[in-house]
RNA sequence: UUACCUUCUUAACAAUUCCCACAUAUAUGCUAGAGAAUAAGGCUCUAGUGUUUCUACCCGGUACCGUAAAUUCCGGACUAUGCGGGAAAGCGAACUUAAC
Numbered sequence: 001u002u003a004c005c006u007u008c009u010u011a012a013c014a015a016u017u018c019c020c021a022c023a024u025a026u027a028u029g030c031u032a033g034a035g036a037a038u039a040a041g042g043c044u045c046u047a048g049u050g051u052u053u054c055u056a057c058c059c060g061g062u063a064c065c066g067u068a069a070a071u072u073c074c075g076g077a078c079u080a081u082g083c084g085g086g087a088a089a090g091c092g093a094a095c096u097u098a099a100c
Base pairs, nucleotide, nucleotide: 001099002098003097006094007093008092016088017087018086019085020084022082023081024080025079026056029049030048031047032046033045034044035043041065042064050057058076059075060074061073063071
């Protein structure tokens, strides 16, 4: 002299990162095709649509379906953007450690 740890102090307007809450989007939705399971089961893949919108479009449970091909309802986020709040960093000093 530089960097780091800790403490104090300043600053904490704006910006950055993280956390929380709210708002908007989307209804974790709808449509189509192909395949698969069967009350100990109820799923897989592809495409489209949906958002001034990137991504995602599933998980668990309930009901229901008397063995067939079709599900139902409830709960749960993620992601994008905006706003609000909080925290960290940041100026200076002392100290610890290391290097030059």
This is a predicted structure of a 100-nucleotide RNA (Purine riboswitch aptamer) from Ureibacillus manganicus. The sequence is in RNAcentral, with records from Rfam and Ribocentre. The model forms 100% of the base pairs in the Rfam consensus. Its Rfam family is "Purine riboswitch aptamer". Rfam's curators write: Riboswitches are metabolite binding domains within certain messenger RNAs that serve as precision sensors for their corresponding targets. Allosteric rearrangement of mRNA structure is mediated by ligand binding, and this results in modulation of gene expression. A class of riboswitches that selectively recognises guanine and becomes saturated at concentrations as low as 5 nM. In Bacillus subtilis, this mRNA motif is located on at least five separate transcriptional units that together encode 17 genes that are mostly involved in purine transport and purine nucleotide biosynthesis. It has also been shown that some members of this family are specific for adenine instead. The family is grouped with related families in Rfam's "Purine riboswitches". The family has 133 seed sequences and 4,097 matches in Rfam 15.1.